[in-house]
């Protein structure tokens, strides 16, 4: 230096042009217990890594950019 890939909730992902961006695991409240844990019910969750451009409409296509991981030299 040149290339693949990824980047969405507190973690791990899902989502692949069009309803309100969801799901488990987390957190809080409460139920059950003597109490814990499990079980159950309520509930809390998000600048879709940034900036631009396409579109009537982007988390989604396209450019740069910044990060992370492998791969070639």
């Nucleotide at each position: 230096g040149g290339g693949a890939c990824c980047g969405u909730a507190g973690c791990u992902c899902a989502g692949c042009g069009g309803u309100u961006a969801g799901a488990g695991c987390g957190g809080c409240c409460g139920a059950c217990u003597c109490a814990u844990a499990a079980u159950c019910g309520g509930u809390u969750g998000g600048u879709c890594a940034u900036a631009g451009g396409u579109u009537c409409g982007a988390a989604u296509c396209c450019u740069a950019u910044c990060g992370g991981u492998c791969c070639c030299a």
The RNA shown here (transfer RNA) has 73 nucleotides and comes from a Candidatus Moraniibacteriota bacterium.